[in-house]
RNA sequence: GAGGCGGUCGGAUGGUCGCGCGGUCCACGGCGGGGCGACCCGCGGCGGGUCGUGAGGAAAGUCCGAGCUCCCCAGCGCAGGGUGGCGGGUAACGCCCGUCCGUCGUGAGACGAGGACCAGUGCCACAGUGACGAUGCCGCCAACGGCCCUUCGGGGUCGGCGGCGGAGUGAAACGCGGCAAACUCCACCCGGAGCAAGGCCAAAUAGGAGGGCGCAACCCGAUCCGGGUGACCGGACGGGGGAGAGGCGCGCUGCCCAGCCCUCGGGUCGGCCGCAGGAGCCGUCGGGUGACCGGCGGCCUCAGAUGGAUGACCGUCACCGGCGACGCGUGAGCGUCGGCGGCACAGAACUCGGCUUACAGACCGCCCUCGUUG
RNA sequence: UGGCGCGUGGCUCAACGGUAGAGCACCUGACUCUGGAUCAGGGGGUUCCAGGUUCGAAUCCUGGCGCGCCAGCCA
Numbered sequence: 001g002a003g004g005c006g007g008u009c010g011g012a013u014g015g016u017c018g019c020g021c022g023g024u025c026c027a028c029g030g031c032g033g034g035g036c037g038a039c040c041c042g043c044g045g046c047g048g049g050u051c052g053u054g055a056g057g058a059a060a061g062u063c064c065g066a067g068c069u070c071c072c073c074a075g076c077g078c079a080g081g082g083u084g085g086c087g088g089g090u091a092a093c094g095c096c097c098g099u100c101c102g103u104c105g106u107g108a109g110a111c112g113a114g115g116a117c118c119a120g121u122g123c124c125a126c127a128g129u130g131a132c133g134a135u136g137c138c139g140c141c142a143a144c145g146g147c148c149c150u151u152c153g154g155g156g157u158c159g160g161c162g163g164c165g166g167a168g169u170g171a172a173a174c175g176c177g178g179c180a181a182a183c184u185c186c187a188c189c190c191g192g193a194g195c196a197a198g199g200c201c202a203a204a205u206a207g208g209a210g211g212g213c214g215c216a217a218c219c220c221g222a223u224c225c226g227g228g229u230g231a232c233c234g235g236a237c238g239g240g241g242g243a244g245a246g247g248c249g250c251g252c253u254g255c256c257c258a259g260c261c262c263u264c265g266g267g268u269c270g271g272c273c274g275c276a277g278g279a280g281c282c283g284u285c286g287g288g289u290g291a292c293c294g295g296c297g298g299c300c301u302c303a304g305a306u307g308g309a310u311g312a313c314c315g316u317c318a319c320c321g322g323c324g325a326c327g328c329g330u331g332a333g334c335g336u337c338g339g340c341g342g343c344a345c346a347g348a349a350c351u352c353g354g355c356u357u358a359c360a361g362a363c364c365g366c367c368c369u370c371g372u373u374g
Numbered sequence: 375u376g377g378c379g380c381g382u383g384g385c386u387c388a389a390c391g392g393u394a395g396a397g398c399a400c401c402u403g404a405c406u407c408u409g410g411a412u413c414a415g416g417g418g419g420u421u422c423c424a425g426g427u428u429c430g431a432a433u434c435c436u437g438g439c440g441c442g443c444c445a446g447c448c449a
Base pairs, nucleotide, nucleotide: 001370002369003368004367005365006364007363008362009361011317012316013315014314015313016312017311019054020053021052022051023050024049025048026047028045030043031042032041033040034039056345060356061355063354064353065352066351067350068194069193070192071191080190081189082188083187084186085099086098087097088096089095100114101112102111103110104109115185116184120183121182122179123178124177132175137166138165139164140163141162144159145158146157147156148155149154198273199272200271201270208264209263210262211261212260213259218240219239220238221237223236224235225234226233227232246256247255248254280299281298282297283296284295285294286293287292319342320341321340323338324337325336326335327334328333375445376444377443378442379441380440381439384398385397386396387395392429400416401415402414403413404412422438423437424436425435426434
């Protein structure tokens, strides 16, 4: 000088207004209960004062795994989805740790869905004889056949076949070829839905169930019941009729016409719970190579909305980048002062454990590597 | 909260794991007095991004980014 790995922080402080939640006090009005009563108690509402508290390392993406809740549930299998060396950690995981192997890198290190192509199927461009069916070139060997020579022992040459070796192409070349992030097989895991889960209280209107009160006087009835020897009488029921009561807020007038009242249950609007103390954080000791686990002590620092609070403005300091002036230095540059600009990514919504992604800048490592110089 | 799909030249779309193409648009030339039309030729691609599997990836797998669509309560 260039890198690699792991980790921490991610502005501080002050003033003036403002917001959510919680405690407390005051004022106003409401509901419920108690009391003969004055009044007392409880609950929630609105307004004000005061005190406390109020985003993150990723709150994000919603990609995995859980808690929690409801539904379903005899067992096994099929289908579907996921994972995949080996061992360990964990509530669990596709996460983390250790280790082997492979690939990349000079290296520190990084990455890896890393079981099985001796079950079956499929694919293998171009090149190459040939991509799993097969045999083009060169060399050697053996047997066979044709031709030539022969001292009759054999020799030379050609051909097809067989074997061995080599060159060449290619990722892979005959070898149980390569490919399963190709179908598939093997092993293991997975019931479904999600806080808009789910539970509780509960208005008006409509509809449901039960009960009560009405539907008069009067007329009709060939129906029913009771009484009477009988003519008939009384009641019920049905039809007509339309009055008292009822409705038009109340009284009169007028109008309307068959229901009205009470109770119960489901349930909508709305409200409350779920919902903030937990696989929690910090310190220390011990075990383990490590992830992690255990003991002891301490802490509540852990906000909680439901159109959704955590903000706005102005200062000071710190940090970063230009500019100007002055000083120092041969110089690159350094220091002081002044003024300007910037200060990231991003905002909880049931809660955790992970992963991934975004991020100005600063810091730590008694961590490591490579190069150059001394 | 749950589910599904898409991303390829400037635009609209193709492409069995095997050289990334078509139409329109753009540029140049010809034709024409000029323009249009027509004819001939040409340029232009991080296949959204980053990794991985493979001899080889637009295509397969994983993660991310962007866009679009659908469904949700009670009676």

Predicted 3D model of RNase P RNA and transfer RNA as a complex of 449 nucleotides.
Its mean pLDDT, the model's own confidence on a scale to 100, is 75.